[in-house]
Context: one part of a larger RNA
Parts: sequence; structure tokens; C1' cells
RNA sequence: GGACGAACGCUGGCGGCGUGCUUCAUACAUGCAAGUCGAACGAGAAGCUUACUUCGGUAAGUGGAAAGUGGCGGACGGGUGAGUAAUGUGUAGAGAAUCUGCCCUGUACUGGGGGACAACAGAGGGAAACUUCUGCUAAUACCCCAUAUGAGCGUACCUGCGAUGGUAUUCUUGAAAGUUCCGGCGGUACAGGAUGAGUCUGCAUCUGAUUAGCUAGUUGGUGGUGUAAUGGACUACCAAGGCGACGAUCAGUAGCUGGUUUGAGAGGAUGAUCAGCCACAAUGGGACUGAGACACGGCCCAUACUCCUACGGGAGGCAGCAGUAGGGAAUUUUGCGCAAUGGGCGAAAGCCUGACGCAGCAACGCCGCGUGAUCGAGACGCCCUUCGGGGUGUAAAGAUCUGUCAGUGGGGACGAAACUUGACGGUACCCACAGAGGAAGCACCGGCUAACUCCGUGCCAGCAGCCGCGGUAAUACGGGGGGUGCAAGCGUUGUCC
Repeated sequence: GGACGAACGCUGGCGGCGUGCUUCAUACAUGCAAGUCGAACGAGAAGCUUACUUCGGUAAGUGGAAAGUGGCGGACGGGUGAGUAAUGUGUAGAGAAUCUGCCCUGUACUGGGGGACAACAGAGGGAAACUUCUGCUAAUACCCCAUAUGAGCGUACCUGCGAUGGUAUUCUUGAAAGUUCCGGCGGUACAGGAUGAGUCUGCAUCUGAUUAGCUAGUUGGUGGUGUAAUGGACUACCAAGGCGACGAUCAGUAGCUGGUUUGAGAGGAUGAUCAGCCACAAUGGGACUGAGACACGGCCCAUACUCCUACGGGAGGCAGCAGUAGGGAAUUUUGCGCAAUGGGCGAAAGCCUGACGCAGCAACGCCGCGUGAUCGAGACGCCCUUCGGGGUGUAAAGAUCUGUCAGUGGGGACGAAACUUGACGGUACCCACAGAGGAAGCACCGGCUAACUCCGUGCCAGCAGCCGCGGUAAUACGGGGGGUGCAAGCGUUGUCC
């Protein structure tokens, strides 16, 4: 000198664009953050209409709430960085070791049958959470049979270094679902694609030797188990290996990267916001469902904590968005809207969306603008003085103008594709009006380092980044005048180069 997610002191006019718990991965009141589909299914409240009526209602139609079965989605999106020094990340590769819902392409099929369970009704238990029994019922829910190019064991052939791959074949085995507003939308099997994901390998990836030896599933083999898949991943047996001064093991610290910052570069430091990957979801463990999870707002168990309780038993998880307490030098609103972009469901209308778009707060940062312009004498005041004067100083007053920002009034968008549809927003912007009116501070002035004098103080009070000032003439302390630098900021502190 530059930089900052900064903080503190003094000060503070406006706008645009960004950014905003770096500390306690501490605890959380309250609200919202993941639903949707009636064109899969049964049942169907309120309301409305009509008819009847003993005026209480009843029946039919329409209607479609809340709930239930079923499907898809809750594995995305959003948060955090605790753990992790390598099951991670970055980069380059491998597969004769893999899976892939929705989507796209192609081929073939979609035949026959059955029994249930919710909802509902009835009867119970419980304070509640919830739950038991009996009975009825539908389906694109569940099951059986048939058929099927598929799959599996064996055999033969082909490719190849090598069959675990491909082809043929005996045997065994495996599927489906309907709905419709008649346009379609679906379902099943197989093959291919796309996308996504899993696995493996080389290299790179902080500090410590005041950590030198480490290792029994350990290293390898064989047979199995398990997985979508390879593999000591696991298991039985066999062998005795494997790693290490090119730093094993141990300990400490740490998410990694694109990037950011500094520097001429090499390099150093760093990893907020944005983007990619990973890990985590009170702590620890486990599986279920599913194409995909060992699942933030799913389940089970244990633990700690909090809450309810009729003491028998239950409920919960903000590292989602706001917000609260605590901690801290320190970090915002319990806002508006789905109008746009994107996502889920749906044929669609649409519904949901604290993703997102916006608004609010904060000089936290960057950028831009303003606080007036021109003329005007050497007034007052104040300061200094060699008492002659000098400085403040064209500065003020005064005169002539201008109208940015702010203000008032009027008009008023783009963003919307598409008849309808705009949170932002009567915002941006445009026009008119009035009037210098509402808008300047902070640090410094001994040298480094731009800027000097007077008074007070008297090694006191104090200053200070270093050198050092102060003990009676202090340009270094405190105040006044003057000056210098930057400016809606200026200084200080902290950290990095």
C1' cells in the first nucleotide's frame, strides 16, 4: 500500500447493486416450510333444487367438504460444516464387476378366475395418545391359472491373451389393469438410448520423529455367504504374510474444489456469498419401504433433555424461513406473493411450494450523486504581531442565477407467453411547481509524513506505530487560531499478503 461476512469511537443527505451468527453442531415458545390425483376405488357431510308432509321431517336429484383404500412425490429443493487427513476431494482413467423410477425409440402382449382389508356400521378399552372385537364392501390394492422372445442349471460352437460375454438347444421357472368426456391416458415383458447413481485404479492433497516400529481378518489362496456389482465385505479351512525413514503407526489440526485475496511473477494466505462434490440432521445404533434412503420436517431401539398426565402411560427434535433465550466485540422482519423462473402431483382446470421473486432493517461493502454557481470589499468578530501590520478571506454580508437530490401535484410502465393473470407498485420513469432553502464530518500537523503558531502545564497531567516528547520560553501534553489529508465518511483495533 492492498484486502475484509468485520467490530469499536466520532459523525451521517440520497440512490443503485451486493452482503449480513465467523462465537454455543447450544436450547427452543409460536406460525408456516410437501403435497397432489375423483380421468384408479368404495362411501359421501353441509348447501341448493323438486316432490310429499303429521310442519318434526322424508324421498329423489345436484353438489362436493373432511376422512379412507390406491398411485406418484415426500431420496429433489432448503440448511449446516460437527465429523472426515482419506470409504473424502481434484484430475486422468478402468470395467471380461454394475443398477437406473419418470423420459425417448423399437418389438410383442394386455386371456381366465379368486379371496380379502380399510373406510362404514355395531360393541367395547383408555385421562390422552390411541386401540381391540364382530359384521359389510370396491379398485389400476392382493393372490391363482394360462401364454410369452426373458431368467437359471447343463451341453456344443464363436470372439478373445483370458469367458464370467454372444449364439443354438434339453429341462425348470417367470407377466399384465384398467379407465375414459372416445380424442386418448394407462398396464406387462424384452432390447436399445438418455439421464442419474454405485464400484475400482494412478497421481496430487496440513503439522509433528520430543510419535519408529505397526498389523491375526492382519496379507494371500481355496470353497462358500452376501450385494445391482468386484472384493477379507463376511465366513470355514490352508499358507505366513502385508506396511514402514520415499515417514508406516500414533497424535494434533482441518470439509475438498472452481475460486477469493495479495504479489510484476514465482509464491504466500484463504475456502463468507455464487457453483460442483462430500458428510451430517438432539446423541448412538438398526433396518423397513422403494428405481433410488439406511431417509432433516418417515419407522424402531437405547441415552440425555423438554413437555402433558387421571401416575397406568404418552408427546417432541428449527444445522428449513421468520422469531426467542443464551453466548458474544458482533450479524436483520415472527413481512408480501406464487405475477415471473423452477419443482411435485394432475389429461387439464388447478392445488402445494419460507425454493424463488420481492419488500423491510443495517454506511456492512462497492459504485454514483448532492450539500450550490458567478460577481463582490479587504466589514465585524477571533487569532497573531516587531504595534507598522498580517491571517481567517471571496470566506461572510450584498447582487445575479441554477434546480441535481429531497419535497408537492399530475401522468405512469417493461417484466405477461395468452382473451383472463403483476407481489413488487401508483414503484421506476416522465412533466409541472416553489425555493439556496433540508444535507459535513473525521483524523492529523517533531522526524518517518503533507501540514505552525499563541496560551496553559512544569518529568506533573499526559502523548506514543518506531525514534522518543514533558524537570518554566514544549511546532511532540491540553486548549485557541491557522493549516494538511480524506470525505458521507474518517480514524482505531484485529487478521492476511
Record summary:
Predicted 3D model of a 497-nucleotide part of an RNA (small-subunit ribosomal RNA, 5' domain) from an uncultured bacterium. Rfam family: Bacterial small subunit ribosomal RNA. It was read from a public genome assembly. The coordinates come from a structure-prediction model, not an experiment, and the mean pLDDT is 85.